[in-house]
Context: one part of a larger RNA
RNA sequence: UUGGGUUUAAAGGGUGCGUAGGCUGUCCGACAAGUCAGGGGUGAAAGCCCGGCGCCCAACGCCGGAACCGCCCUUGAUACUGCCGGGCUGGAAUGCCGAAGCCGUGGGAGGAAUGAAUAGUGUAGCGGUGAAAUCCAUAAAUUUUCUCCAGAACACCGUUUGCGAAGGCAUCUCACGAAUCCGCCAUUGCCGUUGAGGCAGAAAAGCGUGGGUAGCGAACAGGAUUAGAUACCCUGGUAGUCCACGCAGUAAACGAUGAUGACUAACCCCUCGGCGAUACACUGCCGGUGGCCAAGCGAAAGCGAUAAGUCAUCCACCUGGGGAGUACGUUCGCAAGAAUGAAACUC
Numbered sequence: 001u002u003g004g005g006u007u008u009a010a011a012g013g014g015u016g017c018g019u020a021g022g023c024u025g026u027c028c029g030a031c032a033a034g035u036c037a038g039g040g041g042u043g044a045a046a047g048c049c050c051g052g053c054g055c056c057c058a059a060c061g062c063c064g065g066a067a068c069c070g071c072c073c074u075u076g077a078u079a080c081u082g083c084c085g086g087g088c089u090g091g092a093a094u095g096c097c098g099a100a101g102c103c104g105u106g107g108g109a110g111g112a113a114u115g116a117a118u119a120g121u122g123u124a125g126c127g128g129u130g131a132a133a134u135c136c137a138u139a140a141a142u143u144u145u146c147u148c149c150a151g152a153a154c155a156c157c158g159u160u161u162g163c164g165a166a167g168g169c170a171u172c173u174c175a176c177g178a179a180u181c182c183g184c185c186a187u188u189g190c191c192g193u194u195g196a197g198g199c200a201g202a203a204a205a206g207c208g209u210g211g212g213u214a215g216c217g218a219a220c221a222g223g224a225u226u227a228g229a230u231a232c233c234c235u236g237g238u239a240g241u242c243c244a245c246g247c248a249g250u251a252a253a254c255g256a257u258g259a260u261g262a263c264u265a266a267c268c269c270c271u272c273g274g275c276g277a278u279a280c281a282c283u284g285c286c287g288g289u290g291g292c293c294a295a296g297c298g299a300a301a302g303c304g305a306u307a308a309g310u311c312a313u314c315c316a317c318c319u320g321g322g323g324a325g326u327a328c329g330u331u332c333g334c335a336a337g338a339a340u341g342a343a344a345c346u347c
Stems, first nucleotide, its partner, number of pairs: 004318003007301002012315001015200003021194003025088005031082001033081002035077008049065006091191001092188003095184002098181002103177007110154001114150002117147001119145002125136001162169002206247006215241002220236004258314006267291001270288001276282001296303002320347003329340004
């Protein structure tokens, strides 16, 4: 390389958009590049292979054949691929009528809780633990009442729910923006799909500058525990957590399951829209979210129309364990580091 694979054994890129490239609905006509057929030329000799012959045999040599799987020219065929032209509507998109949503960005508003402050109340404890102690408190704490301030997060509803490409998204409200679904079948008429590079989005932690800092809380300090205790428990507490603008670009970024299209028994449940019908019920269709299973698949666990079944197209990736996601080089980054990514050696 071929082959075989990628839920859990090695292996699906964290996600989307999209360039090149690959693949691409249905009908008609034209061409004849690929394709197929006939003919011609060439494909040196030797060699290889086959059949003979000559050296005693063999090696070796000689003769004949086949082959040289290729290329070129020419004459035809036109199903398929291609190319050109013309149509169609089922793929795809647009429009119109409805619909739901924790979808995004920006602004405004709210209550509970926590902490702080002023004043009142009131007196000796509070707090914390397995038990304690550090800590706080007669400069009046803890408790309790009113007022006021701050920052962060939004109890119940709440969910096998919903939305989003993924990351992710939950108080209420306004503005702007986006995607999706049903129905109509009005419009365009293959405009599609995948996607190496590329570009954009990307949790938490982290970095830069400037704010903010209630609670929590790496580091750190103290108190305990213990043989020790650089921990688990307790009292404090800085970065950080929050905001704005940049950077970083990684996660068990998981459904550990790439995208798109088609096909293959049933049953039950939830949700949205539409039709028939209607008191409720019920029934069929479409889109989504879950459960149990037929066939089938699978090493099994299990999967099973949301496939890990049966097919097609395209991309990504794997090839024994360790060494190692390391070294070196390169690119990117302020840094931390990220990306790409070996070998010796060893079992």
Small-subunit ribosomal RNA, central domain from an uncultured bacterium, 347 nucleotides, folded computationally. Model confidence (mean pLDDT): 86 of 100. Rfam family: Bacterial small subunit ribosomal RNA. RNAcentral holds the full RNA, with entries from ENA and SILVA.